[in-house]
This record gives sequence, C1' cells and structure tokens, in this order.
RNA sequence: UACUUAUCAAGAGUGACUGAGGGACAGGCCCUGUGAAGUCCGGCAACCUGCUUUUACGCAAGGUGCUAAAUCCUGCGGAUUAUCCGAAAGAUGAGUG
Repeated sequence: UACUUAUCAAGAGUGACUGAGGGACAGGCCCUGUGAAGUCCGGCAACCUGCUUUUACGCAAGGUGCUAAAUCCUGCGGAUUAUCCGAAAGAUGAGUG
C1' cells in the first nucleotide's frame, strides 16, 4: 500500500512551547494573533488487551486512536421529497495477504 469486517448524532483543556494556517477532496459554511497546524503535559474511552462473577451502557487505561461544529452540511440514487433511507467517499480499530 491492498482486501475483509465493525463503528462513526455520546465523550474529552481557563495548560505550556511555537507562530499562520486549518476543518480529507470539490462546492458551501465555519474556526483561527481572544493564537491555526505541530510538539509536550492533561483528558476521553471507539476497537484490541487486562481484570472482575461470565453478565454489563462494569472497571482499568497497557497498544493504537481521539480531544470545534452530526464524518460541520452537501456530493450519487430512491422515496411518502423543507425530511428520511440506502450507497459512494473518508476516518479509526481488528484480522489477512
């Protein structure tokens, strides 16, 4: 990198360093010197792992992960069409090659 599979309307900073971008892509619409992205610390608890009495929307926080807005909304199709459903695309975990 590829494939398979599960989940994606919950949760999480009054911190330090740094200094201009960021929210996957496109169109929107937003966040941002009242400090973006990144790093450290902290926190959360999706999956794996461990524990408990096996349960569980339990506990822990070891491995990844996450830590503005529903995956921020839409993108394609359908319908009972101001809305809803299904996909596509994306993100994360686990397994396999």
About this RNA:
SAM riboswitch aptamer (S box leader), 97 nucleotides, folded computationally. It was read from a public genome assembly, where an Rfam model found it. Its Rfam family is "SAM riboswitch aptamer (S box leader)". Rfam links the family to the GO term regulation of gene expression.